[in-house]
Context: one part of a larger RNA
RNA sequence: UGACGGGGGCCCGCACAAGCGGUGGAGCAUGUGGUUUAAUUCGAUGCAACGCGCAGAACCUUACCUGGCCUUGACAUCUAGUGGAAGUCACUCAGAGAUGAGGACGCCUUCGGGCCGCUAGACAGGUGCUGCAUGGCUGUCGUCAGCUCGUGUCGUGAGAUGUUGGGUUAAGUCCCGCAACGAGCGCAACCCCUAUGUUUAGUUGCCAGCAUUCAGUUGGGCACUCUAGACAGACUGCCGACGUUAAGUCGGAGGAAGGUGGGGAUGACGUCAAGUCCUCAUAGCCCUUAUGGCCAGGGCUACACACGUGCUACAAUGGUAGGUACAGAGGGAAGCAAGACUGCGAGGUUUAGCAAAUCCCAAAAAGCCUAUCUAAGUUCGGAUCGGAGUCUGCAACUCGACUCCGUGAAGCUGGAAUCGCUAGUAAUCGUGGAUCAGAAUGUCACGGUGAAUACGUUCCCGGGCCUUGUACA
Numbered sequence: 001u002g003a004c005g006g007g008g009g010c011c012c013g014c015a016c017a018a019g020c021g022g023u024g025g026a027g028c029a030u031g032u033g034g035u036u037u038a039a040u041u042c043g044a045u046g047c048a049a050c051g052c053g054c055a056g057a058a059c060c061u062u063a064c065c066u067g068g069c070c071u072u073g074a075c076a077u078c079u080a081g082u083g084g085a086a087g088u089c090a091c092u093c094a095g096a097g098a099u100g101a102g103g104a105c106g107c108c109u110u111c112g113g114g115c116c117g118c119u120a121g122a123c124a125g126g127u128g129c130u131g132c133a134u135g136g137c138u139g140u141c142g143u144c145a146g147c148u149c150g151u152g153u154c155g156u157g158a159g160a161u162g163u164u165g166g167g168u169u170a171a172g173u174c175c176c177g178c179a180a181c182g183a184g185c186g187c188a189a190c191c192c193c194u195a196u197g198u199u200u201a202g203u204u205g206c207c208a209g210c211a212u213u214c215a216g217u218u219g220g221g222c223a224c225u226c227u228a229g230a231c232a233g234a235c236u237g238c239c240g241a242c243g244u245u246a247a248g249u250c251g252g253a254g255g256a257a258g259g260u261g262g263g264g265a266u267g268a269c270g271u272c273a274a275g276u277c278c279u280c281a282u283a284g285c286c287c288u289u290a291u292g293g294c295c296a297g298g299g300c301u302a303c304a305c306a307c308g309u310g311c312u313a314c315a316a317u318g319g320u321a322g323g324u325a326c327a328g329a330g331g332g333a334a335g336c337a338a339g340a341c342u343g344c345g346a347g348g349u350u351u352a353g354c355a356a357a358u359c360c361c362a363a364a365a366a367g368c369c370u371a372u373c374u375a376a377g378u379u380c381g382g383a384u385c386g387g388a389g390u391c392u393g394c395a396a397c398u399c400g401a402c403u404c405c406g407u408g409a410a411g412c413u414g415g416a417a418u419c420g421c422u423a424g425u426a427a428u429c430g431u432g433g434a435u436c437a438g439a440a441u442g443u444c445a446c447g448g449u450g451a452a453u454a455c456g457u458u459c460c461c462g463g464g465c466c467u468u469g470u471a472c473a
Base pairs, nucleotide, nucleotide: 001473002472003470004469005468007467008466009465010464011463012462013461015457016456019421020420021419022418023417026312027311028310029309030308031307032306033305034303035302042053043052064298065297066296067295068294069293070292073123077122078121079120080119081118082117083116084115087105088104089103091102092101093100094099108113125287126286128285129284130283134281135280136276137275138274139272141270146185147184148183149182150181151180152161153160154159165176166175167174191264192263193262194261196232197231198230199229200228201227202226205222206221207220210219211218235258238252239251240250241249242248314414318373319372320371321370322369323368324367330361331360332359335354336353339350340349341348342347380411385406386405387404388403389402390401391400427449428448429447430446431445432444433443
């Protein structure tokens, strides 16, 4: 100087408390451990691994296993020799295919050369090892308020001072004081979205008044909504109280908004030899008729069990049936598909419109109205299993999703323990996208309905500043 203390003081955070809803019990989905296996590819392992890499394993992917094949190689550059245009085939045979054998059509050149096969050689290739050799990228403490430097001063020196103190703040934020005076990286602001208004513009958007219609459909209009450019607006600016005449705090006015308005992006010096050599790059080592390459089939989907994360429930604030209302944000050409016909349905047939403020996906759901069920393992719950189908795709056996009929398991609110959340939040309800042929209860976004509680900081956890002790570095 740090680190640590079941030392002290001050302060903060859904840290506790006050509340609301969960997990832990059930079934299923998914990941992991374990076990099994020819293989169940590999990595991630307290917080900070475990719906993680994987924004999507039937083949492919795929790295794993079994078997069949290749050896200058699937791919790159070059050299030598040699032969040939290159190449195309919905062709035949063998084979699981890779591949092998044969056949058909084709016959480059600007004479510099380009392209292909075979042979030989340099070399290729490696998702092989070391993340404790590395770059890059990332997590974490933590969006915590800290981390440092120059000059000066003090100390023999390691170092200290500044950065401590008194207030204040979300903040090393600002003020005052001070052997310090300044500065840098962080904080804040500048950026984006959102909340109000003005103005410009008026189609594909809108419709107040006029005419018209089944319908903003059409004439008409651009006032309103909306869209998207520009601008205004919030700064403790104004008033009062408190405060050291300060920084600022509390209350009030006006205002759409008030003291960082709400949300996002933004992550200092560093810590964990944290993670990644399987994104990529890269050093060293290793393999080179194999640890490289091609192919078929299998596996990554196994299943006495244990754990994590979720979904669906256990019902009446509910289930079922009928009627009816209101979003936002997205996507669409190898696409989205209206309408019509057809099927109980998943779907099928046909086909308008739309590269989309125009057309389509598209029905929002919870909600509201009416009827019914009447407390039961039920008209709750839907697992499991049997049968019949649909769609995608060469192909759904291992191993897809969905539909219909039947079947109708556990489960009556969950022990110890433990998690999230402070407002348009929790809870609850649907909608869309990426990936993607197909395949979400995951993930990323979107809106609808919409709470309870916070006395407070004694205690638990994490963190910041000062101080103290130390046999620790």
Annotation
Model confidence (mean pLDDT): 85 of 100. This is a predicted structure of a 473-nucleotide part of an RNA (small-subunit ribosomal RNA, 3' major domain) from an uncultured organism. The RNAcentral record of the full RNA draws on ENA, Greengenes and SILVA.